Molecule: small-subunit ribosomal RNA
Organism: Bacilli bacterium
RNA sequence: AUUGAGAGUUUGAUCCUGGCUCAGGAUUAACGCUAGCGGUAUGCCUAAUACAUGCAAGUCGAACGAGUAGCAAUACUAGUGGCAAACGGGUGAGUAAUGUAUAUCUAACCUACCUUUUAGAAAGGAAUAACUAGUCGAAAGAUUAGCUAAAACCUUAUAGGAAACACGAAGGCAUCUUUAUGUUUUUAAAAUUGCGUUUGCAAUACUUUAAGAUGGGGGUAUAUCUUAUCAGAUAGUUGGUGAGGUAAUGGCUCACCAAGUCUAUGACGAGUAACUAUGCUGAGAGGCAGAAUAGUCACAAUGGGACUGAGAUACGGCCCAUACUCCUACGGGAGGCAGCAGUAGGGAAUUUUUCACAAUGGGCGAAAGCCUGAUGGAGCAAUACCGCGUGAAUGAUGAAGGUCGAAAGAUUGUAAAAUUCUUUUAUUUGGGAGGAACGAUGCUAAUAGGAAAUGAUUAGUAAGUGACUGUACCAUUUGAAUAAGUAACGGCCAACUUCGUGCCAGCAGCCGCGGUAAUACGAAGGUUACAAGCGUUAUCCGGAUUUACUGGGCGUAAAGCGAUGCGCAGGCUGAUUUGUAAGUCUGGUGUUAAAUGCAGUGGCUCAACCAUUGUAUGCAUUGGAAACUGCAAGUCUAGAGUGUGAUAGGGAGUUUUAGAAUUUCAUGUGAAGCGGUGGAAUGCGUAGAUAUAUGAAAGAAUACCGGUGGGGAAGCCGAAAACUUAGGUCAUUACUGACGCUUAGGCUCGAAAGUAUGGGGAGCAAAUAGGAUUAGAUACCCUAGUAGUCCAUACUGUAAACGCUGAUCAUUAGUUGUUAGUACAAAUGUACUAGUAACGUAGCUAACGCGUUAAAUGAUCCGCCUGAGUAGUACAUUCGCAAGAAUGAAACUCAAAACGGAAUUGACGGGGACCCGCACAAGUGGUGGAGUAUGUUGUUUAAUUCGACGUCACACGCAGAACCUUACCAGGGCUUGACAUCUUCUGCAAAGUCCUAGAAACAGGAUGGAGGUUAACAGAAUGACAGGUGGUGCAUGGUCGUCGUCAGCUCGUGUCGUGAGAUGUUGGGUUAAGUCCCGCAACGAGCGCAACCCCUAUUGCUAGUUAAUUUAUCUAGCGAGACUGCUGUCGCAAGACAGAGGAAGGUGGGGAUGACGUCAAAUCAUCAUGCCCUUUAUGCCCUGGGCUACAAACGUACUACAAUGGCCGAUACAAACUGUUGCCAAACCGUAAGGUGGAGCUAAUCAGAGAAAGUCGGUCUCAGUUCAGAUUGAGGGCUGCAAUUCGCCCUCAUGAAGUUGGAAUCACUAGUAAUCGCGUAUCAGACAUGUCGCGGUGAAUGCGUUCUCGGGUCUUGUACACACCGCCCGUCGCACUAUGGGAGUUGUUAAUACUUAAUACCGUUUAGUCUAACCGUAAGGAGGACGACGAUUAUGGUAGGAACGAUGACUAGAGUUAAGUCGUAACAAGGUACCCUUACGAGAACGUGAGGGUGGAUCACCUCCUU
Repeated sequence: AUUGAGAGUUUGAUCCUGGCUCAGGAUUAACGCUAGCGGUAUGCCUAAUACAUGCAAGUCGAACGAGUAGCAAUACUAGUGGCAAACGGGUGAGUAAUGUAUAUCUAACCUACCUUUUAGAAAGGAAUAACUAGUCGAAAGAUUAGCUAAAACCUUAUAGGAAACACGAAGGCAUCUUUAUGUUUUUAAAAUUGCGUUUGCAAUACUUUAAGAUGGGGGUAUAUCUUAUCAGAUAGUUGGUGAGGUAAUGGCUCACCAAGUCUAUGACGAGUAACUAUGCUGAGAGGCAGAAUAGUCACAAUGGGACUGAGAUACGGCCCAUACUCCUACGGGAGGCAGCAGUAGGGAAUUUUUCACAAUGGGCGAAAGCCUGAUGGAGCAAUACCGCGUGAAUGAUGAAGGUCGAAAGAUUGUAAAAUUCUUUUAUUUGGGAGGAACGAUGCUAAUAGGAAAUGAUUAGUAAGUGACUGUACCAUUUGAAUAAGUAACGGCCAACUUCGUGCCAGCAGCCGCGGUAAUACGAAGGUUACAAGCGUUAUCCGGAUUUACUGGGCGUAAAGCGAUGCGCAGGCUGAUUUGUAAGUCUGGUGUUAAAUGCAGUGGCUCAACCAUUGUAUGCAUUGGAAACUGCAAGUCUAGAGUGUGAUAGGGAGUUUUAGAAUUUCAUGUGAAGCGGUGGAAUGCGUAGAUAUAUGAAAGAAUACCGGUGGGGAAGCCGAAAACUUAGGUCAUUACUGACGCUUAGGCUCGAAAGUAUGGGGAGCAAAUAGGAUUAGAUACCCUAGUAGUCCAUACUGUAAACGCUGAUCAUUAGUUGUUAGUACAAAUGUACUAGUAACGUAGCUAACGCGUUAAAUGAUCCGCCUGAGUAGUACAUUCGCAAGAAUGAAACUCAAAACGGAAUUGACGGGGACCCGCACAAGUGGUGGAGUAUGUUGUUUAAUUCGACGUCACACGCAGAACCUUACCAGGGCUUGACAUCUUCUGCAAAGUCCUAGAAACAGGAUGGAGGUUAACAGAAUGACAGGUGGUGCAUGGUCGUCGUCAGCUCGUGUCGUGAGAUGUUGGGUUAAGUCCCGCAACGAGCGCAACCCCUAUUGCUAGUUAAUUUAUCUAGCGAGACUGCUGUCGCAAGACAGAGGAAGGUGGGGAUGACGUCAAAUCAUCAUGCCCUUUAUGCCCUGGGCUACAAACGUACUACAAUGGCCGAUACAAACUGUUGCCAAACCGUAAGGUGGAGCUAAUCAGAGAAAGUCGGUCUCAGUUCAGAUUGAGGGCUGCAAUUCGCCCUCAUGAAGUUGGAAUCACUAGUAAUCGCGUAUCAGACAUGUCGCGGUGAAUGCGUUCUCGGGUCUUGUACACACCGCCCGUCGCACUAUGGGAGUUGUUAAUACUUAAUACCGUUUAGUCUAACCGUAAGGAGGACGACGAUUAUGGUAGGAACGAUGACUAGAGUUAAGUCGUAACAAGGUACCCUUACGAGAACGUGAGGGUGGAUCACCUCCUU
């Protein structure tokens, strides 16, 4: 000085686990839209693909000869020669170590130019290019002859140096190094320019010695990506001896010898990759990257090679091979942009064929200078970072326009306009030789040395040198003038409305939005964010503690190996003493390139940018400390083990023995069945079964004891005895003296099923067969039955191999049971040790739960996990006789995990407990059969209008369809309309009555004349609008059905729980009741229950109309009365039972009254209403028709089938209700319906009105009847404009079906059922047998809650929450996607073997050819060159394999996909509990067998805990 943020998404909700996604920062970026300026940076990430053109390395005449130009001075040119070209510049292909980084070593080395230093520079010689003259060639070029120079080349001399040997000395780090002396060998040189001239001097160059500096070579240590589905690799390989080679060490190379070397701390192989300083990100630790700048390495079309040189195995040099391109006269040649520009190509994508050497730097030169695509600049690009601007102040009529709107207004918005200012930028015109300039040159002076001069060094001065560039900057002119976009606005995430669209078009980072009211699509207005940029895409880090070192986990979420039984390596390891100093701590030194980063200061107006100073965790080395770890040496006994004495046990193995039972066989008795099931059948049985008795055989298993009891590492182990054998516990404390713990790999054991061989085979029993069940039944059930189950010997190696809990040590409250042992003389008691089980504190846990047998706390070691599916699958490898086992992915799909965990509330269960109800049962009467009525479906129709559909539609809307109603159909008409409001105009007319045409509406005509004339009435016109029983009850209000008159539904405060939630409201009783009582972390309260209200039963008082009357009765008003009050029994209480009294007894009977909510229940056709649709029609008027149809089906009723009855006669007793468009009396007429009539009554007065069953008497006599009344014929009556479709009633006649109703099903618990009549509403009339009411007569039964249905409470399971009409599995079928196998086909890579062998270096060469320097008079020799041969080798060829891709007919499974097929396997006891391993079988889920688990419900028992 700096330093850590979260959110969305699994659920009805919750907590957790866990993934996915977002907000941040960054970039050599790209794309979309947009764009004013400047500064500073950056700019092929892809094809290390191919390249046109130009340039990118030359220079020196003061080394040399020659040539050209010129009168000359001089300048220039090719060549010989010198230096440079190994730097600078580019790229990142290769390379996982021949690299890089850090440190260190080189006593194992080199270093041109440069600096210092030593000594020199002597004497000679032979050539050659250029050039000249020829030859060949298209060219490139080659070649012959001749001439010539040097700082080119050669010989000799001298010197030091170097090397070898001998012998001393000193030093160091092992080999060694330095050095004195002596001997031997070997080895140097070049001049040029200037000055001066008497020898010469100066500068540069040259040779040599010693050192330095610089730059390199080599060695060592540490670090340096992924993969074990790469586990063994290696023959120059590892080492030695000797030699060669190199500047130098070394298997670097070679010969010989030995057989080593590397590897689980990952060799070898495969894949990927230049490394670093640094950059990005991050709180950090880390993670990712290696653009630009800088250091290192590697490469230069591909592969190989050497030459030259101080330095190269050389980007712009050489040789060869290969591929490609170009030229060609076809004979041959030329080339290498991964230098700067640029082109093509590739690609989402990356610039000018620019200026200058003025600066910085490099090469050459004595220098001037030349060269320099290094570099400095400019150009292009918003590619990035930084800075500036697009104006400022005032300004309300809150302008216009836009948008919204409840039509008031709101908003855009001080925003604009307007007024007053400013001028950065832009524009105009000037200034600006400013800054960048130092050096070199000329001149002057000084200094050192010299005889002098040239020269050297230093200082001053003069004139000049600029690509950028007329640039930065300054002044000036004009005037707000020249300058704003992009994305977003459902949540995360700042910002909202309208219109359009209608699961379409589209959006989307995740969740998700869109199916007619979309803040989520598209547009507009508004708003928000950033701003010359803004969004998107891609990539990295972060968030992600989501690989956890910092800093995670494994009972149930992913995760403890079957036993961790034995155990090597490894890791960890008791007490104590001394030493040491590896780890550790601390101080110093060296290094850690520069840049970067951080801090300070400074320079560009600021910033970016730049300059300067300081600092920076690593490595090495050195001094010190000694607690801890390590190491070394001692000591100890608490860990561990041994000994001694006891002891329990289904521990293991072998052998033997026993009894019960099953089955079979034999025999006797016996006679018709047995067996089996929910019920049956197959099966067995008169050839004698089953049953029973006796005898025999065989195999397997061991009842009772037996127990949350015992033993074992686990799997597992159960009759008895003998033998063999392993481990444990207790007691004792004698011995050893840390001998311990854990354990990758390894070894061993390892249920059941299964395999092999050989036995054995009673029972059971996969497969299989038959019988049932069923829609089917490859199942469950039954009858048979083979492998197998058993034994021996081998194999397999897996299970829900589970406590779903690795082993070891230590610490941390208790209580109780039990097993083994011990102590206390004995004990049923107490205590201890080792087990085993139940509860429980602290603590832990997401919760459930665990809790001294930890899932607590601390420590050590091992194993394992990282979203779900794909999948424990594929490939590969190992094991196995096989079945299979072990190890073990990916593509792809999803946003979660149909099974992620735990817990919560509901709902549900072919789960449980309790309770209630005409729910069943006990009864009574019906429906279902007949006929008719009525409603519905269906069918028909021009129309049969519409709605209602389990319960909760179907005598329902409809308390009443001939017209009307009426909504439907056909036809005829109207269009501001039948109805409402507004505007304009006109009118004396409108209603009513009559006539004509017409089916009517309507049209025409006549009459009429109240009221009105401000027209309120009528008509006409215009448009706003009217109208709609048109759609949507899934947009709604209101109303209403149902669960259900069921007893429930909630709240406040408190408490409990992380939370959803719980508690209260549960429990024990009781009640019709969440009614009340008791108890209780609850205490209270609300809506419901009950009560209050109405009717009714008894009675008192008061009043009253009518008939004749007082009490009474009746009517109607006020009261009384019933409260478990009293007695008894039971009970803590609430209360229950019984009784008394009473008209009434335990809510007396009935009604009204319907909690929170459920069913998207019903209704847009009662009404209201949003939106949509219609407007000469889906509106309105009229006539006729239809809603009344009729093969069939269903519901609800009526009437019956008769004698408890029908008919005839006589006769008695109600209640309630209605009546003026009405009820209608008496009387008369008619058989009757009815008619005439008109009294009375607006009703306790009159009327409807006769009640009927009943009672009394008579008749019928069991029949299709004197039952029943349908149907039909004839004749009448009534209502009404109208009775045909299509009304009711009466009389006479006719006289169907029907003789009590199958399966099934309904109502009812008392004044009820049953039965009998009476009345009302609607209404002209009426299809009413309906509905709603009224009274009369008036029963039976209820043991009880097992069962059916429904409901309530508690509890339990759940994979359900749209809530069981739920969820959900698999085959098959269609489509798409990726993957595996696959006869093969094809390619790539790295090797191996054989072969080929260019060029080149090396070696050999007395031999073929040639040959200046030295020797020699000469011949010739020495030496050399070429050639030849040999070894190595690039490339090419051949061969067999390996690894990795691409592709492949066909094939396999997997995944995905609104409404396909078959079943229903799982979730509830899921209807056969489920699951695991294994085997067999089957369309499919799956079934069955053997063994195992509880992660099974229910019931019972046992055990334990608490009271």